[in-house]
RNA sequence: AGAGUUUGAUCAUGGCUCAGAUUGAACGCUGGCGGCAGGCUUAACACAUGCAAGUCGAGCGGAAACGAAACUAGCUUGCUAGUAGGCGUCAAGCGGCGGACGGGUGAGUAACGCGUAGGAAUGUACUCUACAGUGGGGGAUAGCCCGGGGAAACCCGGAUUAAUACCGCAUAUGUCUUCGGAUGAAAGGUGGCCUCUGUAUAUGCUAUCGCUGUAGAAUCAGCCUGCGUAAGAUUAGCUAGUUGGUGAGGUAAAAGCUUACCAAGGCGACGAUCUUUAGCUGGUUUGAGAGGAUGAUCAGCCACACUGGGACUGAGACACGGCCCAGACUCCUACGGGAGGCAGCAGUGGGGAAUAUUGGGCAAUGGGCGAAAGCCUGACCCAGCCAUGCCGCGUGUGUGAAGAAGGCUCUAGGGUUGUAAAGCACUUUAAGUUGUGAGGAAAAGUUAAUAACUAAUACUUAUUAGCCAUGACGUUAACAACAGAAUAAGCACCGGCUAACUCCGUGCCAGCAGCCGCGGUAAUACGGAGGGUGCAAGCGUUAAUCGGAAUUACUGGGCGUAAAGCGUGUGUAGGUGGUCUGGUAAGUGUGAUGUGAAAUCCCUGGGCUUAACCUAGGAACUGCAUCACAUACUGCCAGUCUGGAAUCCUGAAGAGGGUAGGGGAAUUAUCUGUGUAGCGGUGAAAUGCGUAGAUAUGGAUAAGAACACCGGUGGCGAAGGCGCCUACCUGGUCAGAGAUUGACACUGAGACACGAAAGCGUGGGUAGCGAACAGGAUUAGAUACCCUGGUAGUCCACGCCGUAAACGAUGAGGAUUAGCUGCUGGGCUUUAAAGCUUGGUAGCGCAGCUAACGCAUUAAAUCUUCCGCCUGGGGAGUACGGUCGCAAGAUUAAAACUCAAAUGAAUUGACGGGGGCCCGCACAAGCGGUGGAGCAUGUGGUUUAAUUCGAUGCAACGCGAAGAACCUUACCUACUCUUGACAUCCAGAGAAUUUUCUAGAGAUAGAUUAGUGCCUUCGGGAACUCUGUGACAGGUGCUGCAUGGCUGUCGUCAGCUCGUGUUGUGAAAUGUUGGGUUAAGUCCCGUAACGAGCGCAACCCUUAUCCUUAUUUGCCAGCGGUUCGGCCGGGGACUAUAAGGAGACUGCCGGUGAUAAACCGGAGGAAGGUGGGGACGACGUCAAGUCAUCAUGGCCCUUACGAGUAGGGCUACACACGUGCUACAAUGGCCAGUACAAAGGGCGGCAAGCUAGCAAUAGUGAGCGAAUCCCAGAAAGCUGGUCGUAGUCCGGAUUGGAGUCUGCAACUCGACUCCAUGAAGUCGGAAUCGCUAGUAAUCGUGGAUCAGAAUGCCACGGUGAAUACGUUCCCGGGCCUUGUACACACCGCCCGUCACACCAUGGGAGUGGCUUGCACCAGAAGUAGCUAGACUAACCUUCGGGAGGUCGGUUACCACGGUGUGGGUCGUAACUGGGGUGAAGUCGUAACAAGGUAGCCGUAGGGGAACCUGCGGCUG
Repeated sequence: AGAGUUUGAUCAUGGCUCAGAUUGAACGCUGGCGGCAGGCUUAACACAUGCAAGUCGAGCGGAAACGAAACUAGCUUGCUAGUAGGCGUCAAGCGGCGGACGGGUGAGUAACGCGUAGGAAUGUACUCUACAGUGGGGGAUAGCCCGGGGAAACCCGGAUUAAUACCGCAUAUGUCUUCGGAUGAAAGGUGGCCUCUGUAUAUGCUAUCGCUGUAGAAUCAGCCUGCGUAAGAUUAGCUAGUUGGUGAGGUAAAAGCUUACCAAGGCGACGAUCUUUAGCUGGUUUGAGAGGAUGAUCAGCCACACUGGGACUGAGACACGGCCCAGACUCCUACGGGAGGCAGCAGUGGGGAAUAUUGGGCAAUGGGCGAAAGCCUGACCCAGCCAUGCCGCGUGUGUGAAGAAGGCUCUAGGGUUGUAAAGCACUUUAAGUUGUGAGGAAAAGUUAAUAACUAAUACUUAUUAGCCAUGACGUUAACAACAGAAUAAGCACCGGCUAACUCCGUGCCAGCAGCCGCGGUAAUACGGAGGGUGCAAGCGUUAAUCGGAAUUACUGGGCGUAAAGCGUGUGUAGGUGGUCUGGUAAGUGUGAUGUGAAAUCCCUGGGCUUAACCUAGGAACUGCAUCACAUACUGCCAGUCUGGAAUCCUGAAGAGGGUAGGGGAAUUAUCUGUGUAGCGGUGAAAUGCGUAGAUAUGGAUAAGAACACCGGUGGCGAAGGCGCCUACCUGGUCAGAGAUUGACACUGAGACACGAAAGCGUGGGUAGCGAACAGGAUUAGAUACCCUGGUAGUCCACGCCGUAAACGAUGAGGAUUAGCUGCUGGGCUUUAAAGCUUGGUAGCGCAGCUAACGCAUUAAAUCUUCCGCCUGGGGAGUACGGUCGCAAGAUUAAAACUCAAAUGAAUUGACGGGGGCCCGCACAAGCGGUGGAGCAUGUGGUUUAAUUCGAUGCAACGCGAAGAACCUUACCUACUCUUGACAUCCAGAGAAUUUUCUAGAGAUAGAUUAGUGCCUUCGGGAACUCUGUGACAGGUGCUGCAUGGCUGUCGUCAGCUCGUGUUGUGAAAUGUUGGGUUAAGUCCCGUAACGAGCGCAACCCUUAUCCUUAUUUGCCAGCGGUUCGGCCGGGGACUAUAAGGAGACUGCCGGUGAUAAACCGGAGGAAGGUGGGGACGACGUCAAGUCAUCAUGGCCCUUACGAGUAGGGCUACACACGUGCUACAAUGGCCAGUACAAAGGGCGGCAAGCUAGCAAUAGUGAGCGAAUCCCAGAAAGCUGGUCGUAGUCCGGAUUGGAGUCUGCAACUCGACUCCAUGAAGUCGGAAUCGCUAGUAAUCGUGGAUCAGAAUGCCACGGUGAAUACGUUCCCGGGCCUUGUACACACCGCCCGUCACACCAUGGGAGUGGCUUGCACCAGAAGUAGCUAGACUAACCUUCGGGAGGUCGGUUACCACGGUGUGGGUCGUAACUGGGGUGAAGUCGUAACAAGGUAGCCGUAGGGGAACCUGCGGCUG
């Protein structure tokens, strides 16, 4: 510090997710030791049991218990009683002090509760200091005893007694005062000594501890104030003791704290009130910081103590282990009545994912009491449990290659585990055993000395010295010895992010997953294994917080199109504000002082072996307050200025607004004239109108609405918006030259006003148009688009509504920053053109900005002021609540749930029922076919034991198959074989081979006969056969979606790319686009491109012309011969053959073009513009085809999915399709005669000739391995004859008979011949195919395969046309451009209803909780007031009584409780509304392309649904 994820790719926006740190954690697996910490976050739920607050006999009366010793008595020689409460001590009680601390918890509390800084009107036990005092009296009472009640708790009565308990009196500072006075304290105890007394003792003195008063200090506490301290406005008004004053009361103390009266205030948009949530802080955690989250342990404050209320006591409480009352709950009970409060420490139940021992000790620290010893102390110190966290240590170290074995893997060689192990040599920390053994302990006590106090050597205190005690932890820490590698490693992960890879299993299953995503037979993603990576006594997961997240942006974001500028203005509060001077000092700056508790964090030291931890000092605590100084800036006060702003004057333009009047054109209607059969409407029609006279046309009248041309990126207005003419009323703007005021300004939350269209209300009006509606069309349907009608509405008046794509999708104001051009309104100058200046409005463009597109003086640039708004998509601008509205609805405005995206701009493609240009037998123009018939052949389907398999739009279907009777053959049935039919290796035997017989369908099996080979270095070897063993063979079994190779197709289309450079943030672009041209990305020109490659073309083959060379088997012009056949001699001229050359290149001429490329025409030429044909197929597309040509990974079979044999099948047959052949006839059939090819093939061959047969063919057989011989007769054609339009002298299927040939074999299932038979068919529906010249059409010929078997395929020549105006349309393709919501790319994407399932949610008759307001009833305990009742020790008394007090009664206040009526909130509910998500459901096709009616916004109506239509608006 970043990364992953939207896309085919890119940049941006934007969310989601990850890597880090942390925790009072929990869960899973695992677990050696120690140190230091921590440990109910949930039920402030309920609690059994024990302990947690006592102490003082030196305050008191005393003696229930325990103990010691002595004496006396009784006697059972150790017991009882006594001396004798005499001693140590001490139950219960009176009294004092403490139970207000310490300990727990966080329910309540949004508050002066807390934090921080201040303040004045207070109290303060114990403590300290100072001063003064402590005199003298009195009356009770508990305990104990007696009596009584009760189950108990406890209570009542009587008698008696003490005090440091209680009460007077005196006096004292003091307080009050009318200055006379009034008021008003105290307590003794202990130690010692002296005197007196008969003794104990008392008095006295003294020391000490107490007590009282006053003043002060310290500490602690109470009160007040400024500032800070959570969320909600879908909580906007709250408040009657409320705000203030006066009197009175009250408190320790200020105060409406309380009360009476008076006034009517007080709080609130700077958020009152209400609701919800919450203890606050130091700190903790995270972060670079600013911030965010949090408030366990430790520390400060607060609040609470079963729930609610209340006071008492006291220095202090409205009191955790006190009291009273009410309530709930639990327990005891004799039913009458009582007892209790773990949110103290342990512990129990319960709740929960989850949190410990009913431990030891007061040894230390601290607290209470005490003079002290001491007692008490679940505070505390320790131990126990728990890996809960942090820190430290260990689980060995060195050596060790035969790189062991085993595991895993493998390309079979190896690699890896791995120096790892074993082995060898060492070490002993920790754990274990044994022993030694610190420190935490010093106060205290006691003895002695000294000093102080004192009359004193007592006492007490202080110091010093000696002696003597005190340890829970504890088997402590530490140290030493002993033994032995001995007792000690796991967890997660390994697709990317993110370090780490292979095998097996599984087969969209099982499963994984933080995000993206893996898994459908080769999974580095699931499960296991081997290996590896990371951390390590832990490791992972889950939960939570911060970070990353600049993703709430103060630091530090945005708003044209991504979310986001209010529809527009006026203006209140608020915020901000021109110039100069003076003052002030609030902000601001500097310095000082106080405070900011300690702990924590940080720095430097110190102590535990180190660290964690502990500890000392420092720094820091960024804050607050006070004081002083400064005065630039801001504020405030006072006074100037004119530049901002405004006013006055003179002009100007304008659809600015309102009211009234007027005008013509058109439409429609009515009347009337002319006139006759149609009009109207559409893509085409129909509905409709018309012979009752329409439409058309002339005239007249009426009505309403709107104002053609001018008219314009022209004008005006804040926006909405505004358009005939005239008048009146009226707003704003601009220009010019001066004058005046003197900051009067800008923005603007709320507020107010205006605000298209549609819509609503009332009343008018209604020509045209026209939602709804009706009819006609279209259509599968058509609730639409189109047509004919047509109501609301559109218009007017008045009143509502308040919304639009109300848009420049751009808030308002100010300032600054290159220009150019046009339009519009003024001014100056000018003859004019032009120039200068100012207001507006458009186009382009620099810098700059922007994600890009783009904006660019009218900013989206730069700076500034104020307002509004945004924070992923959906749910949703929806629900609920509020406000407004007559309604429609508007406005404000969520959540649950769900997804990992949604979005912007631009790029490359693809696509479009977008555009432009161009090409092709693509259409058109022609010729001939297919589709109808019969047959052949292939396919589908069906059938079958099997009908083997593959190919399936073009690009499968006379295809693989250039040839299935057996074989082929892969299929079926049956019979057989198992190292195998085939290959290699090993062992043994044998030559190989062969004859005959038997069984069998055969394979095969058995018997039998013949036969001893070749090479040799004599050892043997090489073939071949048989037997055996195991390695292995074998598979036309699967996967063409694991592959190689080969092939098809787009397409012989003109394209496809690269290097360097340049442009762009980038994907990419440029080049390759543009202007011409071409068959062509062919060439030329231009050009930020310049070059290059694969394609095109050419080079290759063939064909067309000529030349040279050659001349047999080919040829024969001339010469000769001839049997008349180039046959022979001969010849090379010609043809031909086959080698080599020539030739054609837009080379030449003219024109066009840009002077180019090129095109058009011409000449010459055998051939003319790639001459004709072929081979040749760019980058790529289709997971195209082929595992059955072959090869090959993986999987599968192994007495079978391998191999052999026989027979059958691939040839089936209701049917459908493709490709062909033959025809339907006279341009023909048949018969007879007759002419002319090319290219091939031939020895298991082609076969002449002869003979036989009607023929297929047979017999015989010359010649020829072929320019020599043969196949071999070419046919159409030509000549002549016949047939005469018919199912024929057309056509030949089918069937019967007889044969031939091939072959082991023609039954299933061959071809051919002859005789006979003579089917359909008379030119073929919709539709569809081929072809542009030696082509189509037509005619025959040959070859491959092959024993035989072509109508197929491949090749050859003969005859030989028609047509092309042209590119509108169909199909395919190329280039450019445009739109896009597509990228699996239109066979795309995608919307809504309906049906089903699940989920959350709104409404809902109600119903049930919780909470709260108001009104009323009620009134325990308690306090205060009053008191006709009852009782009453201290004081007073005149002795009667009084004062005072207690009880009772009553009034006021008030908790619980109750009644009524409202509000809020949370559950639940028949039914119901929409929403979301789901597998491949149903109906349509609304949107994206002109999406097939452009889309969208607002509004209204309609419709199964998407939607449609009207009106206005926008261009996205």